[in-house]
RNA sequence: AUUUGAAAAAGGCAAACCUGUUGAAAGACGGGGACGCAAAGCCACGGGCCUUAAGGUGUAAAUGCCAAGGUAGCCGGGUUGCCAAA
Numbered sequence: 001a002u003u004u005g006a007a008a009a010a011g012g013c014a015a016a017c018c019u020g021u022u023g024a025a026a027g028a029c030g031g032g033g034a035c036g037c038a039a040a041g042c043c044a045c046g047g048g049c050c051u052u053a054a055g056g057u058g059u060a061a062a063u064g065c066c067a068a069g070g071u072a073g074c075c076g077g078g079u080u081g082c083c084a085a086a
Base pairs, nucleotide, nucleotide: 002086003085004084005083012037013036017032018031019030020029021028022027035073041079042078043077045076046075047074048071049070050069055066056065057064
C1' cells in the first nucleotide's frame, strides 16, 4: 500500500418503543432504551423511497401534479478512518 473481516482486544454508533423540544408534514435534535452495524463516520452527486405548509403549475372552484423539504440505518458513488489477518 492492497484485499479481507474467521478469531481476538481497545473502544464506538444506536432501530423499534417511551419521553421532551422543534417542524405544515416527512423528519430532526436531547434523555431513556438496544434491533442491529466494520464505516450505522462525513457528503443529497445519480437512482429509489417519504412528505406537500408556503411557492410553482392546473381548475370556474377543488381534487391533482412538481421538491428547492427529508432519508447516508434503501442502493450506487465520493471522501476520511480504528483493530486484526493475509